[in-house]
RNA sequence: AGAGUUUGAUCCUGGCUCAGAAUGAAUGCUAGCAAAAUACAUAAUACAUGCAAGUCGUACGGGAACAUUUAUGUUUCAGUGGCGAACGGGUGAGUAAUAUGCACUUAAUCUACCGGUAAGACAGAAAUAGCUUAUAGAAAUAUAAAUUAAUAUCUGAUAGUCUUUAAUUAGUACGCUUUUUAAAGUAAAGAAGGUUUUACUUCGCUUAUCGAUGAGAGUGUAUCGUAAUAGUUUGUUGGUGAGAUAACAGCUCACCAAGGCGAUGAUACGUAGCUGAUUUGAGAAAAUAUACAGCCACAUUGGGACUGAGAUACGGCCCAAACUUCUACGGAAGGCAGCAGUAAGGAAUUUUUUGCAAUGAACGAAAGUUUGACAGAGUAAUUUUGUGUGUUCUAUGAAGAUCUUAGGAUUGUAAGGAACUGUGGUAUGAAAGGAAAAAACUAGUAAAAGGCUAGUAAUUGACAGUAUCAUAUUAUAAAGUCAUGACUAACUAUGUGCCAGCAGUCGCGGUAAUACAUGGAUGGCAAGCAUUAUUCGGAAUUAUUGGGCGUAAAGAGUGUGUAGAUUAUUGAACAAGUUGAAUGUUAAAUCCUUAGGCUCAACCUAAGGGCUUAUUCAAAACUGUUUUUUUUGAGUGCGAUUGGGGUUGAUGGAACUCCAUGUGUAGUGGUGGAAUACUUUGAUACAUGGAAGAACACCAACAGCGAAGGCAAUCAACCAAGUCGUACUGACAUUGAGACACGAAAGCGUGGGGAGCAAAUAGGAUUAGAUACCCUAGUAGUCCACGCCGUAAACGAUGAGUACUAAGUAUUAGAUUUGUCUAGUAUUAAAGUUAACACGUUAAGUACUCCGCCUGGAUAGUAUACUCGCAAGAGUGAAACUCAAAGGAAUUGACGGGAAUCCACACAAGCGGUGGAGCAUGUGGUUUAAUUCGAAACAACGCGAAGAACCUUACCAAGGUUUGACAUCUUCUGCAAAGCUAUUGAAAAAUAGUAGAGGUUAUCAGAAUGACAGGUGGUGCAUGGUUGUCGUCAGUUCGUGUCAUGAGAUGUUUGGUUAACUCCAUUAACGGGCGCAACCCUUUUCCUUUGUUGCCAAUAUUUAGUUAGGUACUCUUGGGAGACUGCAAGUGAAAACUUGAGGAAGGCUAGGAUAACGUCAAAUCAUCAUGCCCCUUAUAUCUUGGGCUACACACGUGCUACAAUGGCUAGGACAAUGAGCUAUACACAAUUACGUAAGUAAAAGUUAAUCCCUAAACCUAGUCUCAGUUCGGAUAGAAGUCUGCAAUUCGACUUCUUGAAGCUGGAAUCGCUAGUAAUCGUAAAUAAGAAUGUUACGGUGAAUACGUUCUUGGAUUUUGUACACACCGCCCGUCACACCAUGAAAGUUGAUAAUACUCUAAAUUGGAAAUUUUAACCCUCGGGAAGAAUUCUGAUAAAAGUAGGAUUAGCGAUUGGGGUGAAGUCGUAACAAGGUAUCCCUACGAGAACGUGGGGAUG
Repeated sequence: AGAGUUUGAUCCUGGCUCAGAAUGAAUGCUAGCAAAAUACAUAAUACAUGCAAGUCGUACGGGAACAUUUAUGUUUCAGUGGCGAACGGGUGAGUAAUAUGCACUUAAUCUACCGGUAAGACAGAAAUAGCUUAUAGAAAUAUAAAUUAAUAUCUGAUAGUCUUUAAUUAGUACGCUUUUUAAAGUAAAGAAGGUUUUACUUCGCUUAUCGAUGAGAGUGUAUCGUAAUAGUUUGUUGGUGAGAUAACAGCUCACCAAGGCGAUGAUACGUAGCUGAUUUGAGAAAAUAUACAGCCACAUUGGGACUGAGAUACGGCCCAAACUUCUACGGAAGGCAGCAGUAAGGAAUUUUUUGCAAUGAACGAAAGUUUGACAGAGUAAUUUUGUGUGUUCUAUGAAGAUCUUAGGAUUGUAAGGAACUGUGGUAUGAAAGGAAAAAACUAGUAAAAGGCUAGUAAUUGACAGUAUCAUAUUAUAAAGUCAUGACUAACUAUGUGCCAGCAGUCGCGGUAAUACAUGGAUGGCAAGCAUUAUUCGGAAUUAUUGGGCGUAAAGAGUGUGUAGAUUAUUGAACAAGUUGAAUGUUAAAUCCUUAGGCUCAACCUAAGGGCUUAUUCAAAACUGUUUUUUUUGAGUGCGAUUGGGGUUGAUGGAACUCCAUGUGUAGUGGUGGAAUACUUUGAUACAUGGAAGAACACCAACAGCGAAGGCAAUCAACCAAGUCGUACUGACAUUGAGACACGAAAGCGUGGGGAGCAAAUAGGAUUAGAUACCCUAGUAGUCCACGCCGUAAACGAUGAGUACUAAGUAUUAGAUUUGUCUAGUAUUAAAGUUAACACGUUAAGUACUCCGCCUGGAUAGUAUACUCGCAAGAGUGAAACUCAAAGGAAUUGACGGGAAUCCACACAAGCGGUGGAGCAUGUGGUUUAAUUCGAAACAACGCGAAGAACCUUACCAAGGUUUGACAUCUUCUGCAAAGCUAUUGAAAAAUAGUAGAGGUUAUCAGAAUGACAGGUGGUGCAUGGUUGUCGUCAGUUCGUGUCAUGAGAUGUUUGGUUAACUCCAUUAACGGGCGCAACCCUUUUCCUUUGUUGCCAAUAUUUAGUUAGGUACUCUUGGGAGACUGCAAGUGAAAACUUGAGGAAGGCUAGGAUAACGUCAAAUCAUCAUGCCCCUUAUAUCUUGGGCUACACACGUGCUACAAUGGCUAGGACAAUGAGCUAUACACAAUUACGUAAGUAAAAGUUAAUCCCUAAACCUAGUCUCAGUUCGGAUAGAAGUCUGCAAUUCGACUUCUUGAAGCUGGAAUCGCUAGUAAUCGUAAAUAAGAAUGUUACGGUGAAUACGUUCUUGGAUUUUGUACACACCGCCCGUCACACCAUGAAAGUUGAUAAUACUCUAAAUUGGAAAUUUUAACCCUCGGGAAGAAUUCUGAUAAAAGUAGGAUUAGCGAUUGGGGUGAAGUCGUAACAAGGUAUCCCUACGAGAACGUGGGGAUG
C1' cells in the first nucleotide's frame, strides 16, 4: 500500500467480497513447563447448606466457672448502655436527565468520629431491662406482678464569641454584614491510672467557634435515534402571604395575574447506566463501557416512614402483592444483584478451599476480637509473555512410502550410527534467604505523657518446605494444526463422474478434477492452529480533513418572499470571535519518554511529559458591534424605444359542415386491395342564398416576448416588463427552510355551446386469433364563464447570484463622434474541464455565497400512517425476503422486414426439365427372429456401396470351439501335416484308411501353461489423418510509426479502375506476409524432331494403304515460337477504358488442377491410426440356413413415355476416348456353322497406334394418319439361354403371347450464357454373373440477356442495437404448480403509559372528643402542667377494582400484490424503422403483454 468480481474486450460509476488488528468469547483437532492477568455477556430467574458485622467488663447491675489468703481475683456470658452496622462487597433492572463529564456558585446549607482555640463539668430525682415468680401458645413470641444499676432518663442552677426578638452604628450588591444595648431561652457523666485522699494525668462528657473530611442544593455547557412524535403545560409560569426543610425554591397551601416551553426540535416514542478510558485508525474520527478507578441507581415487586451526624437503610422495621417454607390450621417465617455452591436458561464462564501472616476497615485505653474486604492456593491454553521438545559430525544417499519418460527422482543428514549438553523431568539435600514492621522497654525533645527520632532484647508466615540453590541421573516423557484454482505463500498421483461433495468472493464436479475424497510432496503459523460471532480498518462506500448531481443515483415545474446564512467602500471607537503571556484546574491508574525491580519479557515501581477549560493581562491585522464616508452593487425619476407579454371588448375574410333553392344523373366514398357507409324519396358534382361553431393560411425566420407553463387574423382600451441614454438616493444587496402565488394536457363540479376532430362504443376489413394497426360511423371531451385538480421526457434531462478567462461568423433591439459600445439569440472553435460523449464568455472552465437533492439493484414511488382533494388521485414515504450485480460512455463484431455501392444463371429474357403416370434406385415409416451400421436444411436421401444369391456381412436362428481363425514368448513330445477315400453330420468337425510335403542344428507339427490374442463393442463432444461448406468469395494479418486514459484505430479509409486489397492518385502513414494473378496440365496456330503398328500427294499395285515406295500432308512424340493493351485513334492526372488494325487466337483465348485467416464441438473411432472405458467358455471365433431384396404409405434422385419434329420396315454414311490372357486353367475375340433369339460349337489374330470391341441420332425410300393407336411398354403366362457348388427366398438376358397407367402434368420448384443447353449413341471401373447409377468420350447442335426494381447468396462503407452461445439472439405480462417473506382482514390474546371514578393498607400530617391512663416538674396533695393509649374524623396515599378510549405487540379463516424456482400454457409488448418509432403525464378500454384519445419529449 491494495486485490477479486458486471464486459467478447475497454474506461468509468457502483455495490458485494478478501488480505490487517482486536475480543470477558464459543466450537473442532491437538497439547510440555513457568509467570502475569482474566473467568454467567443469557434468567435484576428460583435458591438447599455454610459463612460474609461486630465490638467494648477501663459505661452498668448481675449470672456461671475456676482459683484462693474468704476478702476478693481471673476467665467468660445473656441483658441495659455506647460506637459501628449509611463503610466495605454485589449488580446494571431503571434512568436521555432529580443521571454523568467539565467549569463555577452556595451572602441559601449541614457535617458523627478527627485537629486547633476559648470556657465548663454544680445540685438533685424518678424509673426500667435483666434476674425471680406466675400465665398463654405447636411455634414464633407474648402478658402480669415484684425488684435493681448506669456514660440510659429527667428536674433545677450557672454561662456567652450561642439562639430568638427589638432598637442602634457604619458599609452595601438592598440580599445582607457590622458596632453597641435591652429582653427572653438552651449544657454536662463519668471511667481508669496514680497518690493516699485533693491536687495531678489520660480517655470520655457539655457549650461556642475555626479547620479538615464528607454530604445537600443551585447555575452554565456537553451528552443516542425517530419530525412517518408538532404542538405542549394547569402547581402549569410568575407574584403576595403562610407552612415545611439543615438549606433555596410551587417543595406544599391560600389568593391574584395568564403565563411558561417549542423547527437552535418542546412534548411523545424507542434504546441506553455515565465517565476516566479500551479497540481500530496516518489522522479526523468510528465503535465499545468487561477487568481497574470515580460518580449514579438498585437490593423479590410497589409504597412508607422510624432511628441516626448521615438511610427513606442488600444481610433493620411497617403495609400491600406474587412466590417459597413450617404448622397442632389457630397462626408464623423468608429474600445470595455478598463469598463459595445448586437448579434452570444458554454456544458459554471456576472450589460448598486456606488465612487474618500482610494491606485496609469496625470496636476497644490496650492486649486483642471480627472481617468470603483482602492476601493466597485450586479449576480453565480464556488472554499475554517467556522457554523447551535437543546440539555437532556422518552417505550405503539404507529400508519403507510417493511419483516415474522404468533410467531414476523425492522424502533426505532426515532416519540409523558416533560424540556431546542437561532447560525440563526424576531422585536426594539445603533453603530462620526475600516478603516485617509495630506494640513493649530505654534515651532524647517537653513540667509530664502521647507523638516523633534513635537504640535494646524477645516474638509473630496462610501461601509452603514454595521460589531459588546444590549434587546425581536420563535424549529420553514433550508437535500439532490449517492450507496448496485465482485473490494467497505452497503440486502431483489415485478414486469419484453435475453423483458424493467443496465454497469468503469469483466459482469447481457431467470419465484424463493442481478446486471433491485419499496418499505423497510442499507452504504458513506453532503449544497452539483453524473456524464461527462481533468491532474498527481497508471504505474518499455519509466525503470537516475528503465525494458528487447534462447522459451513471441525484437541480424541487416556476417565481415572490419570512427566518436564517453570506455581504462593496473610507476613517474612528470597542474588544465578543481571533492571537499571545501568566496563574489555577484537567483524581489516580491508563498513554508516551527516561530510569529502576522480578534471570529476560509480559508485569510491577519511580520521575517527567502529554491530554482540557476557566480567570487575569496584553495586541488590534482580519471577522464582529457602534459611528462616519464614498459610488462602482442595487433602486428610483425623466427622455427614447421594442415585442405572437397579459386582460377585456369589438370587427374580419378563407375553409369545413348543415339548411333552402336551382342545374343534373348514376354512381359516390374509401383502400395495399376491399367492404361497411351515402345514393333514383335524386347522392357525388356545379351554382346562388342563409345558419352555426371553431381555428386564424401567406407574412414565418436559425427571429421576438414572458419567471415558468406558454404566447400568432385586425382594431381599441387598460395593465405589466425589458433595453439604451441621463440625473438622483447611498449598500437599500444575494440566496432563501417553512409560507404564499402561478402552473401544458387530461380529468372533476355547475351552467352554456357544439361546425370540425374524436377516447369509449358499433360496424366493415386484415388475421391462426385481432378486444389493434386500415376504413365507415360516433358519444364524452375539445370551445365559453365560474370553481377545483397540481401533475408531464413541466428538458438545456444543466438551481439562483457575482467576478474572471482567446477569437471568428450570422442575427434581434438601442445608442453612436460611424471607430464602436451595451443588452439578447445562434453557430465554429483557444485555454481549460470531462469516464467518454461532449461543454467551451448563454461553461459542464477558474473562484466565491446561499438553497435543493443523491449514496448498489430489485421489492417500490409500493404498504401502512398522516396532510390535501368532490373524486381521480397528489404530497410525505419504509421494511422483510432476495440478487452480485444493476448502470453510463465508447470499441470490435454479428444482426436489421435500416441506407448506399458492387458482384453471381440471383432475378429478368430464353431453352429444357422435376412435381401428375409406370418402372428403377435411395431414404423415412411400418413390419420382422433379423430387416447390420453410418449419413439428416443448403452441405443426408443412384450418399459410404467402382456393383448384398453363398462369400461380402458387421444382423438373426441353430450347431460348434475356448491361449483361441491371427502374433510373440515359455515348457514338453517327435512321427506324421495338407490332400485323397470311406463312415457320421446341414456344415463346422470327428473317426479310420491311404499318402509321404516340410522339419529332425527343432525354422515343422502337436500338447500343456499363462502372459496374452481378438472385438465393424462405446465415445468423431478425448484425438490424429482425411473430407464437406461459406468459396476461386477477395479477403486476412504483421513490423515500425502515429492517434486514443483504454478496448482499439490508422495502414485496409477517400476518388477512379479491375474478374480481383487488380492497379493508379490522394493520404500519418511507410513497408512486409498468406491469399488474387503468374508459374503447371489440356486445348487452338505455326516451325522443328521422329516416321512404325500411323499417314498416302505423286508413281505402281490390291477386294482392301493390300503391297512396293514415300515421310509432303493428317497424326504421333520431344523441343521451340506466339498475345504483351505491344501498335493506332479517342477519353483521362494516372491506372485504365472504348474503338480499330494486324493476327490462328485480343484484352483472364477456352477448360482443368491449385482453395488464404477462419466458420459450422459440420462428417468419419465402420478405410486406417489412436487415448480412455467396456467384453474375455464371449461383445471373441468357426459353420449351415435366413436377413440386409419385407410393404398400407410418404419423400428425394433417375429411366421410359404419352407420339407424326413421331413409330415401324428396308437400305445407306460419319467419331472419339478407353479396355483386353501368358508355367497349366481363367482375357478381348474376328470369321465360319447351328439356333427366331439370348446363345452354342469350332476358332484366326492380339501382351496391343499392328488383332478385337459393327456408333446412334442423321440421310434415302416405303408404310401408319390422330386412334389409348403399328403410341406406350408395365404386368402376367409359357418356353428358354448364360454365369455360378448353388439363381426358391433373390440374378441378368432371349423368344412367343399378354398390352396396365399415361394424351404434356396443381401449388411449387431445378439446370443452363456456346461447341453451352437440348438431343444421340460409345467406352470404362467395380477379381464369376448382375446398371435406368457413376465416371469418361465424341456426334448433331440452338434460343436469350432490356437491365439490376424485386427474390436468394456474397463483398465493402455507413447507421441503429437492451444481441456477443451474437436474430435459431434477447426479452415482456397474464395463467398453472411449488416454496418464502410480507400487507389487509371479522376478530382474538396480551403489554405499556395516562385519564376519571371506587376502595382505601401501612404511614405522615391536621382536627375533635370524651373515655382510659401516667414515675420525675409544680402543688393548697384535691389536683395542675405536660404527655401516653384508645376511638372518631379531614387531607395525602401504594396495590387492587371499574369505565371508556390511546399507543403498541402476537395470533387470525380468507384475501392482495411481491420474490424465488434447467426444460409448463397463451401470445410477442420492447431492443433493428423490432415490422403501427419509442417514451412521459392523463383519461377510457381490453385474457395478457397492451391498445386508443389529448398534450408533451427526442433518449
Small-subunit ribosomal RNA from Lycopodina hypogea, 1499 nucleotides, folded computationally. The coordinates come from a structure-prediction model, not an experiment, and the mean pLDDT is 81. It matches the Rfam family "Bacterial small subunit ribosomal RNA". The RNAcentral record of the sequence draws on SILVA.